[in-house]
RNA sequence: GGGCCAUUAGCUCAAUCGGUAGAGCAUCCGACUCUUAAUCGGGUGGUUACAGGUUCGAGUCCUGUAUGGCCCA
Numbered sequence: 001g002g003g004c005c006a007u008u009a010g011c012u013c014a015a016u017c018g019g020u021a022g023a024g025c026a027u028c029c030g031a032c033u034c035u036u037a038a039u040c041g042g043g044u045g046g047u048u049a050c051a052g053g054u055u056c057g058a059g060u061c062c063u064g065u066a067u068g069g070c071c072c073a
Base pairs, nucleotide, nucleotide: 001072002071003070004069005068006067007066010025011024012023013022019056027043028042029041030040031039049065050064051063052062053061
């Protein structure tokens, strides 16, 4: 220098053909009793890396940028 992949909640990851953004853990509240805690129920938490484009509608498609990884030179 070139090619490919990844980026979504605090962490790890889903999301069908483009059609209401979710789960587990963590955290908060409550219940319970076996009390450094476990179990059960509920809640909170999002600029889908950033900037544009296409579309009635974009996490998803297109372009550029950033960061990380792999391969080639």
Model confidence (mean pLDDT): 81 of 100.
The RNA shown here (transfer RNA) has 73 nucleotides and comes from Candidatus Fermentithermobacillus carboniphilus.
The sequence was found in a public genome assembly.
Rfam family: tRNA.